[in-house]
RNA sequence: GGGCGAUUAGCGCAGUUGGUAGCGCAUCACAUUGACAUUGUGGGGGUCGUGGGUUCAAGUCCCGCAUCGCCCA
Numbered sequence: 001g002g003g004c005g006a007u008u009a010g011c012g013c014a015g016u017u018g019g020u021a022g023c024g025c026a027u028c029a030c031a032u033u034g035a036c037a038u039u040g041u042g043g044g045g046g047u048c049g050u051g052g053g054u055u056c057a058a059g060u061c062c063c064g065c066a067u068c069g070c071c072c073a
Base pairs, nucleotide, nucleotide: 001072002071003070004069005068006067007066010025011024012023013022019056027043028042029041030040031039049065050064051063052062053061
């Protein structure tokens, strides 16, 4: 230098055919306990890596860039 893949909540990951961004763990509150743990119920937390484009509408499609991984040279 070329090719492919990944980037979504604190962490690990879903998100189908473009149409209200989700799950588990963690965290917080409450219930339960003498207390803790467990368990149950509920809540908070997201510029969807970044800059553009297409569209009535983009996590999703198109282009550039960045970071990480793999392969080729």
The RNA shown here (transfer RNA) has 73 nucleotides and comes from a Candidatus Gastranaerophilales bacterium. The organism belongs to Candidatus Gastranaerophilales, within Bacteria. Rfam family: tRNA. Rfam links the family to the GO term triplet codon-amino acid adaptor activity. The family's RNA type in Rfam is transfer RNA.